[in-house]
Context: one part of a larger RNA
RNA sequence: AGAUGAACACUUGCGGCAUGCUUAACACAUGAAAGUCGGACGAGAAGUGGUGUUUCCAGUGGCGGAUGGGUACGUAACACAUAAGAACCUACCCUUUGGAGGGGAACAACACUCAAAAUGAAUGAUAAUACCCCAUAGGAUAAGGAGAAAAAGGAGAAAUCUUCCCAAUGAGGGGAUCACUUUUGAUUAGUUAUUUGGGGAGGCAAUGGCUUACCAAGGUGAUGAUAAGUAGCUGGUCCGAGAGGAUGAUCAACCACAAUGGGACUGAGACACGGCCCAGACUCCUAUAGGAGGCAGCAGUGGGGAAUUUUUUGCAAUGGGCGAAAGCCUGAUGGAGCAAUGUCGUGUGAAGGCAGAAGGCCCACGGGUCAUGAACUUCUUUUCUCGGAGAAGAAACAAUGAAAGUAUCUGAGGAAUAAGCAUCAACUAACUCUGUACCAGCAACCGCGGUAAGACAAAGGAUACAAACAUUAUCC
Repeated sequence: AGAUGAACACUUGCGGCAUGCUUAACACAUGAAAGUCGGACGAGAAGUGGUGUUUCCAGUGGCGGAUGGGUACGUAACACAUAAGAACCUACCCUUUGGAGGGGAACAACACUCAAAAUGAAUGAUAAUACCCCAUAGGAUAAGGAGAAAAAGGAGAAAUCUUCCCAAUGAGGGGAUCACUUUUGAUUAGUUAUUUGGGGAGGCAAUGGCUUACCAAGGUGAUGAUAAGUAGCUGGUCCGAGAGGAUGAUCAACCACAAUGGGACUGAGACACGGCCCAGACUCCUAUAGGAGGCAGCAGUGGGGAAUUUUUUGCAAUGGGCGAAAGCCUGAUGGAGCAAUGUCGUGUGAAGGCAGAAGGCCCACGGGUCAUGAACUUCUUUUCUCGGAGAAGAAACAAUGAAAGUAUCUGAGGAAUAAGCAUCAACUAACUCUGUACCAGCAACCGCGGUAAGACAAAGGAUACAAACAUUAUCC
């Protein structure tokens, strides 16, 4: 000199675009962040004089809650990055080939009874795209006995549309394996017992000590094992001519985690942030028998801290879930609000104007300087105030805009509403006076101050940058 997710002192006109708990993965009041389908199903309710049509809906059932969003605790290792091959799985989607015949038994809802609550128990009754059996089929296992093994309907007046089952392929996604790379110290030198390998068995979607009985005694290490400290990794970001050093906020990819520790269930996919079970900790309710909860989602509160925003708006756009669709949901996301936190742009007027005005400061008392600066004259209106018009982004005939009466255009008014901060001994651009007298104070370094201080304090003047400026912290 450059840089920052910065902070602090003082100051502050406007706009665009970004960014905003780096500390306590500390504890959380309140709202709301994942639902949807009545064109799968039986009840019930609203409405209607009644039926039908219609609408709503607890429950059964389907799909989705494994995405999206957050955080950086853990992790020094296949976790990430680069490169490679094989022993695998894949809901929805695309392509292709066939098929959907016959029957059965229940369980919720509901009714009734019981029980502080949460919620549960007994009895009775019912439907389905829920569950089960038979038939049929390509195939697979197996070994000659046999065993196991698919399906479902719905809408429509109908044509037809849609859904379901088996098999094969594709796409996208995922799980394993391997080579190489990734921090500190030897004042950590040995370490390992399922440890290393084999073949048998089990298990998995799949390979494999993944697991287990048996056998062998291996495996690894000064090319730093093991143990310890620190740490999410990368694309990137900052500095640098480069080599390289530092870093890993925002954005993107991957990994890990969801109050702490453990576990499985369901499912194509989880060992599951807003699912379940257990344990101990904390908070709350209770009839003391027992229950409820998890903001590292968005806002917000307390606490910690030098320090980091609104308990805002809309699903109009982009995207996601469900649905045949209309549509519903979406704190994803689109926007607005707050903050000079950063960056970029722009303004605070322009031209003329000497009686060199008043006033301040200095003075050798002659004058000099602030200073064309002000006043004054003419002009302009970016900005500002008040009016008028008013978007694009909406695709697909029409309709559909949160932001927004915003951006933008235009009319009127009037120089009107808008400058600070630091420094002035040398480094380093910029100097005098007064006060103080090794005091008060300054200071990055050298140093300054003990009676004429260009270094302290104030004033006048000057210099640098400018809606900022200076300091502190950190990196190079």

The part of an RNA shown here (small-subunit ribosomal RNA, 5' domain) has 476 nucleotides and comes from Picea mariana. Its Rfam family is "Bacterial small subunit ribosomal RNA".